[in-house]
Formats: sequence, C1' cells, structure tokens
RNA sequence: CACCACUCAACGGGGUGCCCUGAACGGGGCUGAGACCAUACCCGCGGAACCUGAUCCGGACCAUACCGGCGAAGGGAUUGAGCCUGCGAUGACA
Repeated sequence: CACCACUCAACGGGGUGCCCUGAACGGGGCUGAGACCAUACCCGCGGAACCUGAUCCGGACCAUACCGGCGAAGGGAUUGAGCCUGCGAUGACA
C1' cells in the first nucleotide's frame, strides 16, 4: 500500500403471517433467526435480509409464503477500525 474471509463499532435496510378462544386488553397453538415494532432478530453489493411478480402455480395442512416452483427474473441498504494474507520501500544485524 492492497485486501477475500473473520471480529468489533457506528450507520443504514427489512419482516411481523396463519389457526383457536375472548366483549376487549389479552391468552393458547403452528412454522421460523425473528410473527408483543422486540433497545430483539436478520441483512447491507460474494446482496433469497426483504420487496415486485402474487388475489400466481403445484403439494401438504385445522389454517397460513408451511414446503417447492417462479428464481441464471426485476429491484434492494456502507463506512471505519482491528486481524489474517500478499506486495513494495527504508534502517539495523549477519
């Protein structure tokens, strides 16, 4: 000086569905990292975090983006430091 990964910090992006019960606040159950906007969780270009397509298609399920397709589709939010590694220069010693 460069820099993939990793770590940390700050900043930013994002989702919050389905079923049962209840007058309501709420309570219970399913999947999941997250389904009480949580000082949480996930993701930030090596971008499936998330959105559009979508009141989509197929298969399950009490039901649901529950699973798969769609998807080599189109969008989508970063800086710094540390560390690892590599290269170069200088000095000292041998």